Bacterial RNase P class A from Notoacmeibacter marinus, 416 nucleotides, folded computationally. Its Rfam family is "Bacterial RNase P class A". Rfam classes the family as a ribozyme. The organism belongs to Notoacmeibacter, within Bacteria. The sequence was found by an Rfam model in a public genome assembly. Model confidence (mean pLDDT): 75 of 100.
RNA sequence: UCAGUCGGCCAGGCGGCCGCACCGUCCAGCGCCGAAAGGCGGGCGGUGAGGAAAGUCCGGGCUCCACGGAAACACGGUGCCGGGUAACACCCGGCGGGGGCGACCCCAGGGACAGUGCCACAGAAAGCAGACCGCCCGACCGAUCUUCGCUUCGGCGAAAGCCUUCGUUCGGGUAAGGGUGAAAGGGUGUGGCAAGAGCACACCGCGCGACCGGCAACGGAAGCGGCAUGGUAAACCCCACCGGGAGCAAAACCGAAUAGGGAUGGCGCGGCGCUUCGGCACCAGGGCGUUUCCGCUCUUGUCAUCCGGGUUGGUUGCUUGAGGCCGUUCGCAAGGACGGUCCCAGAUGAAUGGUCGCUGCAAUGUCAUCGCCAGAUGGCGGCGUACAGAACCCGGCUUAACGGCCGACUGACACC
Numbered sequence: 001u002c003a004g005u006c007g008g009c010c011a012g013g014c015g016g017c018c019g020c021a022c023c024g025u026c027c028a029g030c031g032c033c034g035a036a037a038g039g040c041g042g043g044c045g046g047u048g049a050g051g052a053a054a055g056u057c058c059g060g061g062c063u064c065c066a067c068g069g070a071a072a073c074a075c076g077g078u079g080c081c082g083g084g085u086a087a088c089a090c091c092c093g094g095c096g097g098g099g100g101c102g103a104c105c106c107c108a109g110g111g112a113c114a115g116u117g118c119c120a121c122a123g124a125a126a127g128c129a130g131a132c133c134g135c136c137c138g139a140c141c142g143a144u145c146u147u148c149g150c151u152u153c154g155g156c157g158a159a160a161g162c163c164u165u166c167g168u169u170c171g172g173g174u175a176a177g178g179g180u181g182a183a184a185g186g187g188u189g190u191g192g193c194a195a196g197a198g199c200a201c202a203c204c205g206c207g208c209g210a211c212c213g214g215c216a217a218c219g220g221a222a223g224c225g226g227c228a229u230g231g232u233a234a235a236c237c238c239c240a241c242c243g244g245g246a247g248c249a250a251a252a253c254c255g256a257a258u259a260g261g262g263a264u265g266g267c268g269c270g271g272c273g274c275u276u277c278g279g280c281a282c283c284a285g286g287g288c289g290u291u292u293c294c295g296c297u298c299u300u301g302u303c304a305u306c307c308g309g310g311u312u313g314g315u316u317g318c319u320u321g322a323g324g325c326c327g328u329u330c331g332c333a334a335g336g337a338c339g340g341u342c343c344c345a346g347a348u349g350a351a352u353g354g355u356c357g358c359u360g361c362a363a364u365g366u367c368a369u370c371g372c373c374a375g376a377u378g379g380c381g382g383c384g385u386a387c388a389g390a391a392c393c394c395g396g397c398u399u400a401a402c403g404g405c406c407g408a409c410u411g412a413c414a415c416c
Base pairs, nucleotide, nucleotide: 001412002411003410004409005408006407007406008405009404010403012359013358014357015356016355017354018353020048021047022046023045024044025043026042027041031040032039033038050387054398055397057396058395059394060393061392062247063246064245065244068294069293070292071291072290073289075243076242077241078240079239080094081093082092083091084090095109096107097106098105099104110238111237115236116235117232118231119230132178133177134174135173136172137171138170139169141167142166143165146159147158148157149156150155186204187203188202189201190200191199206225207224208223211220212219213218251316252315253314254313261307262306263305264304265303266302267301270283271282273280274279284299285298286297287296288295323342324341325340326339327338328337329336330335360385361384365380366379367378368377369376370375
């Protein structure tokens, strides 16, 4: 100087005029709106959208509901170890695997020896295997070779014989070499063999591993072993752990009004005893996702569908919080503890806007200088100025996005 990796911050600024919402306080108000509950004014002061408010994917706080309690099952979720947290599928630190020269990044990370399924096509063969080409051995036949004879000197015929070499067919051995494929029953080397093979050996790899280190996941590892029990569980499944439901349109109060309505269908519409006639006890059946045990409840009620009526108004919930900021301290860190300081939206058809002026940053491009290049500095210029708005609150994750600033680390090149 350039390229990259990780983390943090900002999200235009200032001023004038006019206009909003809420809170506090002072003054006013007997008026207006409304069926009622309730709402409505002026002055002064203060505050007024986000890093994601989005997605609604997780976890909670809070509110209410469920005739429940315990266990098992079903259903759903998570999945290495340790820590953090109110909790989590989140965060931090490690382990293992993968990618990258590296800083770093990624993993739907328990189990394939409980069982089932799948691995298309190609290939001989893809879970108990397998021989297409090839290599080796043997047998038959033929040729070559050897000997003799003939010869027109090109060869022909006969004999002997598998000495050498080649070919066809058959039989046996082989899994080293080649082919197919995403993947072929370990890899490299040496020896051995008829040719081969962990057949033998060395190293690597795989399995078991005393012992050592670590809280642990796991790592190292003396030694032994057979020289081999493929992959896939974001396939079914097995194992371990966890788990009520619904949600601010929750819920509470006030006001006003109405029809505790009607029709159809299903189940049920019990038994026995005592009684002070209120009821009590037992049995049976129904109900609480299924089963068991216990408990509660019902036995003129309950469930489903359809038709119909009233209210759809106001107030609370509603923002002081697992809160923000600063400092000290413990911890590798995530975070914890202590102290100080601050109050920082609560709307309800939905507030924070309109307008004017100045200004910030700034694309493509262009000019000059330096430089081998990449690029840097300065000037001109001005496309543009993103993604996007609370609605009970909080902790996360995921997604979108014009640009700018800061810090740490890694790599390359050059100079000293």